[in-house]
Context: one part of a larger RNA
RNA sequence: UUGGGUUUAAAGGGUGCGCAGGCGGCGCGUUAAGUCAGCGGUGAAAGGUCCCGGCUCAACCGGGGAGCUGCCGUUGAUACUGGCGUGCUGGAGUGCGGACGGCGCCGGCGGAAUGUGUCAUGUAGCGGUGACAUGCUUAGAGAUGACACAGAACACCGAUCGCGAAGGCAGCUGGCGAGGCCGUUACUGACGCUGAGGCACGAAAGCGUGGGGAGCAAACAGGAUUAGAUACCCUGGUAGUCCACGCAGUAAACGAUGAGGACUUGUUGUCGGCGAUAGAAUGUCGGUGACAAAGCGAAAGCGAUAAGUCCUCCACCUGGGGAGUACGAUCGCAAGGUUGAAACUC
Numbered sequence: 001u002u003g004g005g006u007u008u009a010a011a012g013g014g015u016g017c018g019c020a021g022g023c024g025g026c027g028c029g030u031u032a033a034g035u036c037a038g039c040g041g042u043g044a045a046a047g048g049u050c051c052c053g054g055c056u057c058a059a060c061c062g063g064g065g066a067g068c069u070g071c072c073g074u075u076g077a078u079a080c081u082g083g084c085g086u087g088c089u090g091g092a093g094u095g096c097g098g099a100c101g102g103c104g105c106c107g108g109c110g111g112a113a114u115g116u117g118u119c120a121u122g123u124a125g126c127g128g129u130g131a132c133a134u135g136c137u138u139a140g141a142g143a144u145g146a147c148a149c150a151g152a153a154c155a156c157c158g159a160u161c162g163c164g165a166a167g168g169c170a171g172c173u174g175g176c177g178a179g180g181c182c183g184u185u186a187c188u189g190a191c192g193c194u195g196a197g198g199c200a201c202g203a204a205a206g207c208g209u210g211g212g213g214a215g216c217a218a219a220c221a222g223g224a225u226u227a228g229a230u231a232c233c234c235u236g237g238u239a240g241u242c243c244a245c246g247c248a249g250u251a252a253a254c255g256a257u258g259a260g261g262a263c264u265u266g267u268u269g270u271c272g273g274c275g276a277u278a279g280a281a282u283g284u285c286g287g288u289g290a291c292a293a294a295g296c297g298a299a300a301g302c303g304a305u306a307a308g309u310c311c312u313c314c315a316c317c318u319g320g321g322g323a324g325u326a327c328g329a330u331c332g333c334a335a336g337g338u339u340g341a342a343a344c345u346c
Base pairs, nucleotide, nucleotide: 003318004317005316006315007300008299012314014201015200016199017198021194022193023192025088026087027086028085029084030083031082033081034080035077036076037075038074039073040072041071042070049065050064051063052062053061054060091191092188093187094186095184096183097182098181100179103177104176105175106174107173108172109171110154114150115149116148117147118146119145120144125136126135162169163168206247207246208245209244210243211242215241216240220236221235222234223233258313259312260311261310262309263308266291267290268289269288270287271286272285273284274283295302296301319346320345321344328339329338330337331336
């Protein structure tokens, strides 16, 4: 281990795909395993329970009854579940047509800014701060102009927006690949949902090998501040940040809200279709927001994108600390990850 729960009190796995398992649309036929009914057998005794009785009572003991919720066999029933067969189209998928997006991968290109180099112009400061200083500069800096090179990121558009399973994705363009949506009633005919294990993806930081390095910047150094200042501020600055390949596998991986299906009163905005058109209004499908009815909720609030009313499957919780620790196992190059206690204590 029941039960009750999981937005914020403990509790939704970071996300997807999916084996096993669990669950599963409408009609007809068949079977009779589950299910239900009748009958038979068994269900020892003791114990428990009800009635009666024996020791003066009781404990204790004796007799009788019911019961022993079960199992086996047999004869039936067939609504539901299951098996088998057959059919259906509403679930699911496919084809065809259409538009959509910052969805992914590879390549090419562009401008602004920054830095550096060279040349030119030009002279005494520049920079920085609350104020200073460190720093740079007469070996000519800073400012201004021209040329060149480098790396990284893409202002405006830009949104209360779009796309993606999540992480996430934004200059322009070519190629390759994927996706959902709408329309069509052409095709398949339940092919479905969920999903322990498993597999894959998975921000930032980090690790390995090789490259790259403009700006920024842990560590570090110096200057300030301060009682001190191993900080906040300033001047520098290395890993890193970038690329390729491999590893790692975590997060306030958040909507702190698992996935799928059905049902439930309205208003309003917006994105992609359809439809209808007159540049209108109304309608419809899919997404994304706001406000509210009923209902729910401890409240805040949620409210067809539910936290409402129900069903299926998975995950998780069960007082605080000890502790996401120890030990063991397993994964990893390491850092560490995953799994995950107890003593003790309040």
Predicted 3D model of a 346-nucleotide part of an RNA (small-subunit ribosomal RNA, central domain) from an uncultured Bacteroidota bacterium.
It was read from a public genome assembly.
Its Rfam family is "Bacterial small subunit ribosomal RNA".
The coordinates come from a structure-prediction model, not an experiment, and the mean pLDDT is 89.